[in-house]
RNA sequence: UCUGAACAAGGGCAAACUCGUCGAAAGGCGAGGACGCAAAGCUUCCGGUCUACGGGCUGAUGCCUAGGAUAGCGGGGUUGCCAGG
Numbered sequence: 001u002c003u004g005a006a007c008a009a010g011g012g013c014a015a016a017c018u019c020g021u022c023g024a025a026a027g028g029c030g031a032g033g034a035c036g037c038a039a040a041g042c043u044u045c046c047g048g049u050c051u052a053c054g055g056g057c058u059g060a061u062g063c064c065u066a067g068g069a070u071a072g073c074g075g076g077g078u079u080g081c082c083a084g085g
Stems, first nucleotide, its partner, number of pairs: 001085004012037002017032006035072001041078003045075003048070003054065004
């Protein structure tokens, strides 16, 4: 530096769902629980998606809007275990 095809070791994380809790919501966090994951470690820089408290528009219904959310949607950046070349 490339690869995860094969062999092996120690392990790690934890979807849905349930309960608690925070939040306007999306969703987060904690406990239980394992669908999966070789970066499912970290980071919203780019694109996507979700939400719309506040704000804007509207006669009304409603529509628009990210400083919110998602890193387990993809890409980029960055750090790193084991094994093989």
Predicted 3D model of an 85-nucleotide RNA (c-di-GMP-I riboswitch aptamer) from a Woeseiaceae bacterium. It matches the Rfam family "c-di-GMP-I riboswitch aptamer". From the family's description: GEMM was predicted in a large-scale screen for bacterial structured RNA regulatory elements. Taxonomically the source falls in Woeseiaceae (Bacteria, Pseudomonadati, Pseudomonadota, Gammaproteobacteria). Its mean pLDDT, the model's own confidence on a scale to 100, is 89. The sequence was found by an Rfam model in a public genome assembly.